[in-house]
Description:
The RNA shown here (Lysine riboswitch aptamer) has 174 nucleotides. The model forms 96% of the base pairs in the Rfam consensus.
RNA sequence: UUAUUUUAUAGAGGUCGCGUUUUUAAUAAGUAGCUUUUUGGAUGCAGGCAGGCAUAUGAAGAAAAGAGAAAGGGAAAAACGCCGAAAGAUAAAAAGUGCCAUAUUUUAUCUUGGGCAUAUGGUGAAUAACCAUAUGACUGUCAUCAUAGCAUUUGAUGGAGAGCUAUAAAAAUU
Numbered sequence: 001u002u003a004u005u006u007u008a009u010a011g012a013g014g015u016c017g018c019g020u021u022u023u024u025a026a027u028a029a030g031u032a033g034c035u036u037u038u039u040g041g042a043u044g045c046a047g048g049c050a051g052g053c054a055u056a057u058g059a060a061g062a063a064a065a066g067a068g069a070a071a072g073g074g075a076a077a078a079a080c081g082c083c084g085a086a087a088g089a090u091a092a093a094a095a096g097u098g099c100c101a102u103a104u105u106u107u108a109u110c111u112u113g114g115g116c117a118u119a120u121g122g123u124g125a126a127u128a129a130c131c132a133u134a135u136g137a138c139u140g141u142c143a144u145c146a147u148a149g150c151a152u153u154u155g156a157u158g159g160a161g162a163g164c165u166a167u168a169a170a171a172a173u174u
Base pairs, nucleotide, nucleotide: 004171005170006169007168008167009166010165011164014083017082018081019080020079021078022077023076024075034066035065036064037063038062039061043054044053045052047100048099049098086112087111088110089109090108091107092106093105094104113139114138116136117135118134119133120132121131122130123129141159142158143157144156145155146154
């Protein structure tokens, strides 16, 4: 010094990059639940079991009237943390719970470069949004080939973030 390996640090992809929190106004919804009247006539109490409570001094349901929410999800603004950011699937554990289930947290394994559109399925009040799969171009990056030109322009094909770029150190080789 060339190429290679390891470690550490710092960065890039997007103006709809990813996620969290707070505030505001909507949606949910004139819905749920509550009160009154009529009807109804034995059940009702979020998924199940157990227990308990209400109920013939009238349960569930239906109709009319009165007043009448909230959570989750999304939008805007602000702040914060970041670039496997994060998301999903499976398993285990913890917490909680009367017990199980669901939901929550943590760990491990696996998948996904990123956003968008469409289709199918699922969640959802929803035509919003999210999740999974597939397809399609777009985009960033690297590799190969070609091209114009010389710190890289254009095009085609392909790969994956355990990637890519830069710097530093060490190892080994020449």